[in-house]
RNA sequence: AGAGUUUGAUCCUGGCUCAGAACGAACGCUGGCGGCGUGCCUAACACAUGCAAGUCGUACGAGAAAAGGGUAGCAAUACCCUGAGUAAAGUGGCGCACGGGUGAGUGAGUAAUGCAUGGGUAACCUACCUUGAAAACCGGAAUAACCCUCCGAAAGGGGGGCUAAUACCAGAUAACAAAGAGGAACGAAAGUUCUCCCUUUUAAAGAUGCCUCGCAAGGGGUUUUCGCUUCAAGAUGGGCUCAUGUCCCAUUAGCUAGUUGGUAGGGUAAUGGCCUACCAAGGCAAUGAUGGGUAGCCGGUCUGAGAGGAUGAUCGGCCACACUGGCACUGAAACACGGGCCAGACUCCUACGGGAGGCAGCAGUGAGGAGUUUUGCGCAAUGGGCGAAAGCCUGACGCAGCAACGCCGCGUGAGGGAAGAAGGCCUUCGGGUUGUAAACCUCUUUCGACUGGGAAGAAUCGGGCGGGGGCUAAUACCCUCCGUCCCUGACUGUACCACCAGAGGAAGCCCCGGCUAACUCCGUGCCAGCAGCCGCGGUAAUACGGAGGGGGCCAGCGUUGUUCGGAAUUAUUGGGCGUAAAGGGCGCGUAGGCGGUCGGGUAAGUCUGACGUGAAAUCCCUUGGCUCAACCAAGGAAUUGCGUCUUAAACUGCUCGGCUUGAGUCCGGGAGAGGGUAGUGGAAUUCCCAGUGUAGCGGUGAAAUGCGUAGAUAUUGGGAGGAACACCGGUGGCGAAGGCGGCUACCUGGACCGGCACUGACGCUGAUGCGCGAAAGCUAGGGGAGCAAACAGGAUUAGAUACCCUGGUAGUCCUAGCUGUAAACGAUGGGCACUUGGUGUAGCGGGUAUCGACCCCUGCUGUGCCGAAGCUAACGCAUUAAGUGCCCCGCCUGGGGAGUACGGUCGCAAGGCUGAAACUCAAAGGAAUUGACGGGGGCCCGCACAAGCGGUGGAGCAUGUGGUUCAAUUCGACGCAACGCGAAGAACCUUACCCAGGUUUGAACUGCCGGUGACAGCCCUGGUGUACCUUCCCCUUCGGGAGCAGAGGAGACAGGUGGUGCAUGGUUGUCGUCAGCUCGUGUCGUGAGAUGUUGGGUUAAGUCCCGCAACGAGCGCAACCCUUGUCCUUAGUUACCAGCACGUUAAGGUGGGCACUCUAAGGAGACUGCCGGUGUCAAACCGGAGGAAGGUGGGGAUGACGUCAAGUCCUCAUGGCCCUUAUGUCCAGGGCUACACACGUGCUACAAUGGCCGGUACAAAGGGUUGCGAUACCGCGAGGUGGAGCUAAUCUCAAAAAGCCGGUCUCAGUUCGGAUUGGAGUCUGCAACUCGACUCCAUGAAGUUGGAAUCGCUAGUAAUCGCGGAUCAGCAUGCCGCGGUGAAUACGUUCCCGGGCCUUGUACACACCGCCCGUCACACCACGGGAGUCGAUUGGUCCCGAAGUGCGUGAGCUAACCCGCAAGGGAGGCAGCGUCCUAAGGAAUGGUCGGUGACUGGGGUGAAGUCGUAACAAGGUAACCA
Repeated sequence: AGAGUUUGAUCCUGGCUCAGAACGAACGCUGGCGGCGUGCCUAACACAUGCAAGUCGUACGAGAAAAGGGUAGCAAUACCCUGAGUAAAGUGGCGCACGGGUGAGUGAGUAAUGCAUGGGUAACCUACCUUGAAAACCGGAAUAACCCUCCGAAAGGGGGGCUAAUACCAGAUAACAAAGAGGAACGAAAGUUCUCCCUUUUAAAGAUGCCUCGCAAGGGGUUUUCGCUUCAAGAUGGGCUCAUGUCCCAUUAGCUAGUUGGUAGGGUAAUGGCCUACCAAGGCAAUGAUGGGUAGCCGGUCUGAGAGGAUGAUCGGCCACACUGGCACUGAAACACGGGCCAGACUCCUACGGGAGGCAGCAGUGAGGAGUUUUGCGCAAUGGGCGAAAGCCUGACGCAGCAACGCCGCGUGAGGGAAGAAGGCCUUCGGGUUGUAAACCUCUUUCGACUGGGAAGAAUCGGGCGGGGGCUAAUACCCUCCGUCCCUGACUGUACCACCAGAGGAAGCCCCGGCUAACUCCGUGCCAGCAGCCGCGGUAAUACGGAGGGGGCCAGCGUUGUUCGGAAUUAUUGGGCGUAAAGGGCGCGUAGGCGGUCGGGUAAGUCUGACGUGAAAUCCCUUGGCUCAACCAAGGAAUUGCGUCUUAAACUGCUCGGCUUGAGUCCGGGAGAGGGUAGUGGAAUUCCCAGUGUAGCGGUGAAAUGCGUAGAUAUUGGGAGGAACACCGGUGGCGAAGGCGGCUACCUGGACCGGCACUGACGCUGAUGCGCGAAAGCUAGGGGAGCAAACAGGAUUAGAUACCCUGGUAGUCCUAGCUGUAAACGAUGGGCACUUGGUGUAGCGGGUAUCGACCCCUGCUGUGCCGAAGCUAACGCAUUAAGUGCCCCGCCUGGGGAGUACGGUCGCAAGGCUGAAACUCAAAGGAAUUGACGGGGGCCCGCACAAGCGGUGGAGCAUGUGGUUCAAUUCGACGCAACGCGAAGAACCUUACCCAGGUUUGAACUGCCGGUGACAGCCCUGGUGUACCUUCCCCUUCGGGAGCAGAGGAGACAGGUGGUGCAUGGUUGUCGUCAGCUCGUGUCGUGAGAUGUUGGGUUAAGUCCCGCAACGAGCGCAACCCUUGUCCUUAGUUACCAGCACGUUAAGGUGGGCACUCUAAGGAGACUGCCGGUGUCAAACCGGAGGAAGGUGGGGAUGACGUCAAGUCCUCAUGGCCCUUAUGUCCAGGGCUACACACGUGCUACAAUGGCCGGUACAAAGGGUUGCGAUACCGCGAGGUGGAGCUAAUCUCAAAAAGCCGGUCUCAGUUCGGAUUGGAGUCUGCAACUCGACUCCAUGAAGUUGGAAUCGCUAGUAAUCGCGGAUCAGCAUGCCGCGGUGAAUACGUUCCCGGGCCUUGUACACACCGCCCGUCACACCACGGGAGUCGAUUGGUCCCGAAGUGCGUGAGCUAACCCGCAAGGGAGGCAGCGUCCUAAGGAAUGGUCGGUGACUGGGGUGAAGUCGUAACAAGGUAACCA
């Protein structure tokens, strides 16, 4: 620091996801040790049991028992002493308000009576502690405990009697203390300070020590120590208060009657509506009041570069709470966790009358939950309470236990060791890897185990001894200080150290497709499964499961959850808004924000320094302590903040005074569909009246509905009425936008130009608000010609609720009002300033020149186009910015759900504005690129159409295919580009299929084993067979070895036309013999890519020329090759025969010849070379000459980059899979030849341009020895007999046929046609039944030119005629060739099909056989509405009202003080009663939120469902918005 994911690819936008760190965690697998930390995040749910707050006898009175001992007694027992002034209890003091827990589902609070930071308190308090000053006098009455008694189950309570105090009460003394009044000083005031006077208020003669009296109880003296009282001060801790900061929702916008303030009083430690009475009517709020939701706050913690974001466990500070709610008491402090009272819920006890309780203390239990520990030890340390102290108490705390929950440290060994062992895995079978890993050798001994030693944490207090000081009469005692010794350890025999032995006890988890480090095999076969995202899995899965190997981390490793980061993805740092999400439809304008220029002042912001504070801990730095580290300690730094004071005065603010350039006013002009009102004009449509006139009109792609003989349309004249204003008219004008168009008048807004004067910043923007606002729509009333939703009819169509046509109502128009939205668009908010230019246009000026500005130059304002820099993802924008800056407003934050629901608000309604969530997806998008496609465009080509000729489709047959059938009808090929195709030959064989049978190392190959030895092979001969005979080679140590042969054996293997052509090679088809396909360098572009290859011409051609940021090159085209067409040369046998000769019935038959034909070698020839024209001086084209041939002469071979997962595993080869007495192999028969039918390709025909008969002529190219086979003979014929010749220019197949000549048939199902069938044969072959071909005789079917549709062909072509060959024993209508005869037509490129180039649109890229929308049906999911129903919470009203404080009363009761001799009275107090307030409760009624609900609504998702075809191309009616 980034990465993956939208696309065919690209750039951008944008979301999702990952890599990091962290955690009070949990779960899965695994687990050796230690240190330090941490451990109910859920039910503030309920709790059994134990413990968590007591202490003081030096405040006080009283005061046991057990047990032991003694005396008496026979004993029971009684008494005494000790136990012991002890235990337990009581009065009293102090403590219990600290420490500890918890932070919720409660309440309250406006999320502030809270917290943080900093102030104030001149408005306050402070027990214990410290310092200072002073005082401590004199009396009194009770009451617990205790005793007696009563009630009660208990808890507890009542009555009577006795008694003490540091408990309680009265009095005295006292002010420097408090209160009130006056005066003085200070102060703006509030008030503070000082002074004077009046009134009120206090005590424990206590405890203890010592001395002394006394038998004792007790008394007296003294005053040590402790304690007490008052005042002042300190310290500490608090109360109250102020400023600032402190979450979300505006779908919460108004809230408030003690409310805001004042006066008086009450209350408090104290200010204050804190409370009460009265008076006033205020107070808060868009800088967010009120309401709702959520939440303890902070130091800090986690993350982050930081700014921030999230969080608030452990530790520390503050606050709140203690079963729930309320209340007070005590006290220095509480409205009190382990106190009280009341109410409520719950639990427990009960004798049913009544009582008891509060773990959110430490342990622990149940419950909840994914989930969180021991009912431990100790007060040894630290700290706290009480005490004079010893000491007691202390679940605070110190320790231990449990838990890998976290962090840190250590170990599970180290070195050597290659025959690279075995085993595993892989393998191309060679090997590789595990792997120095192991074994083995040498060594070490941490941790653990055993044995032994063994700390620190301990300082106190107290005691002993010694010394100093104080008190005192005292060297007693007592207090205090110093020194020294002793005593005190839960953890703990722990940390630590040491001896011995021995590698011995100690490694797992996750991952290995990319991101992301790490690869192979097997299994599985869209199954099982994986998955954080993209995505894997449908038979070769590095992605599933296992294994081997590898990578990562390591006593842990993964997963899940959560937070921050990455995310500049809320953007202060640090984003955007033309088209990606995003500019408000437009204006006026309030608050607010921002604001020209000069000078003076000020000092709020700003800057400077100082001081205070910013607790400690944490983080950071430096040291130090545990062996290191974690951890701990010390010091420093930091704490970015707040407050106070000070300095500066540039900038901002405030204030004062100026200025004129911003803004405005005034004067003079011209322009304009700017707005409103009234009037007015002509053209046209329609209607009405009249005339002329007659059969149609109208409408469409074509029609029909419609109108018309009752007279339409057409035409002429007249009239009515409504609406809109042709031409001018223009990227012309005006307006803020919407919008505005005949003419005239009136009223009226704004802008512009020119000018001088005036005001003096008066400005810009603008949340809320107010106004304007197309069309459609609504209300009321008019109006209504044309047009025209709805509607009707006619067409179209599969349908047609549409497009087209004929009609037609709202509406469109006017008046008044409402609505308030549009793709209200420049998809571009407003203002100001700045930044090269060119060229139009509108308005108003200036200049020059002129007689005159129309042409020229120039200023301002508006409106267009093109373009520089710059910007932009690109497209594009570009002085009218989307450039560069400033100011203000609005808006955006993935797609869908959804501009929907709910709520609110506006509206008559329609609906508008505001505006979510659940759920779901990994994308949705923008721009540009390359293709492909278009019922887009342009150019061009092709037997593509057209023009022609002949066919197919109809018939019969042949052949192939589908289908069907069958035991099998083997398999493959399926649009063109499968179907007379593989198959250039299925009777057996072929043959792969079926049935039946046989065989199992196999027909052949490689190697092994044992045994056998010429048996094998070759030659000859024989053959239905049998018998006999003969006999190996090389080496040798004479045993044998090796080779070879056949039979046998086992196991490797053979074999497979078994599957996969979607694992492949090779090969083939096709687009297409179409003219294309690319590369290097350069250039352009962020990039995909472009350029070149486009353009202008031309060509069969990316053929060539010209131009050009391209220049070159490659594969294709063309040419080179073969053949054919002309000529020449050479060579003449088997070919040929002109001339010469011979010769035959005839014949190159013969001699001879090489002239010709021909043969087969080599050459020539054709190149737009020449001429003319056209063309750009080109390429080229047109015409011509010459020539056998002319513009590629004809034909062939030759097939670019690629496409179709095209065909072929059954030609061959081949991976992996499958079979192995079978899916191999052998053999016999059958089948591939089936037959209702459908299709393709052919043959033969339907006839007279013909059939038949007779005669007669002319080819080419081929084949032939297992062959072709002549003459001759036989047969009607197929053919047979026979065998000359020929290994072929020699012989032969071989007859060419159509043609020509002659004859016949005469338009018929025929003398056409030949199927079918019967009979008889021939040939091949082992064999023609299934199932061959041919011949002869007989038979003589369909068919009379073929529907829709469709095929071939442009010249030696089509058509027609025959000939040959391959395969082959035989079998050809097929295939491959050959020649003979030999046409017609092409105007042309509109259309169909295919193709090429350019361009355009695109939502396609599997590429239009594409993509894609909506209803319906089914399943699932979440949500809205819903008669209601259930619950929570809350408001105001009312009822009732516990405990309790206050107030009132207090006739009952009453010790202290007063009066009184007493009785009694008074003061004071208590109970009781009344009353205000009030918790809980109740009643009726509202608000808000939630659960649930028959039914219902849309939404989302889902495999191939149904119906249509809306959108994307002109998407077939351009699309879209309201």